The prediction has a mean pLDDT of 77. c-di-GMP-I-GGC riboswitch aptamer, 101 nucleotides, folded computationally.
RNA sequence: GCCGAUAAGGGCAAACCCGCAGGAAUGCGGGGACGCAAAGCUACAGGGUCCCAAGGCCUUGUCCCAGAGGGGGGAGAGGUCCGGACAGCCAGCUGCCGGUC
Numbered sequence: 001g002c003c004g005a006u007a008a009g010g011g012c013a014a015a016c017c018c019g020c021a022g023g024a025a026u027g028c029g030g031g032g033a034c035g036c037a038a039a040g041c042u043a044c045a046g047g048g049u050c051c052c053a054a055g056g057c058c059u060u061g062u063c064c065c066a067g068a069g070g071g072g073g074g075a076g077a078g079g080u081c082c083g084g085a086c087a088g089c090c091a092g093c094u095g096c097c098g099g100u101c
Stems, first nucleotide, its partner, number of pairs: 001100004011036002016031006034088001040093003046090002048086004055082001056080005063073003
């Protein structure tokens, strides 16, 4: 450097259930194991996926104000990432044991 067939000590824990937090994605704790050789760590400036209560921005817009016109405000609706979540999607960083060169 490459590999995970064998061995030892072992490690983690999907779905689902319970409790807590959150609007949600989801997170944390307990139970539980589908799987995992990085299922260890990293989430504003690598990509991707997911969330949309409030706020920002864009579009739409019953209605209101002003006006010759362009304009301004605005319940609601849609979108977006400024916002949030995920690394058990890819990625980056680090690393145990064994085999092999």